SAM riboswitch aptamer (S box leader) from Kocuria sp., 104 nucleotides, folded computationally. The source organism's lineage runs through Bacteria, Bacillati, Actinomycetota, Micrococcales and Kocuria. The sequence is in RNAcentral, with records from Ribocentre. It matches the Rfam family "SAM riboswitch aptamer (S box leader)". Rfam's curators write: The SAM riboswitch is found upstream of a number of genes which code for proteins involved in methionine or cysteine biosynthesis in Gram-positive bacteria. The model forms 96% of the base pairs in the Rfam consensus. The coordinates come from a structure-prediction model, not an experiment, and the mean pLDDT is 83.
RNA sequence: UAACCAUCCGGAGCGGCUGAGAGACCUGGCUCGUCGACGUCGCAGCAACCGGCACGGAUCCGUCCGAUCCCCGUGCGAGGUGCUAAUGCCAGGACCGAUGGAGU
Numbered sequence: 001u002a003a004c005c006a007u008c009c010g011g012a013g014c015g016g017c018u019g020a021g022a023g024a025c026c027u028g029g030c031u032c033g034u035c036g037a038c039g040u041c042g043c044a045g046c047a048a049c050c051g052g053c054a055c056g057g058a059u060c061c062g063u064c065c066g067a068u069c070c071c072c073g074u075g076c077g078a079g080g081u082g083c084u085a086a087u088g089c090c091a092g093g094a095c096c097g098a099u100g101g102a103g104u
Base pairs, nucleotide, nucleotide: 001102004101005100006099007098008097013043014042015041016040017039021032022031023030025093026092027091028090029089044084045083046082049080050079052076053075054074055073056072057071058068059067060066088096
């Protein structure tokens, strides 16, 4: 980051600071919020996109041994992100948005 790919009905909260709005944007609802929301910092947790490790398949090999992870699946979770009210809160709208990968 204009263009590409995947995902977005599951999952996971406490404390310090702050102090009035917040749930991306528009319209209409609904909800959260001075019993302190949103934000931010710390810690904890969730998940499994990337990376790593293990196992199985697949492929290579005449067979065994072995090899690969450019391929597929399962598991683990100490690395890099992300996330931790409600389906991306709901309906409609918009060259919609978010996150990861990938690219520059």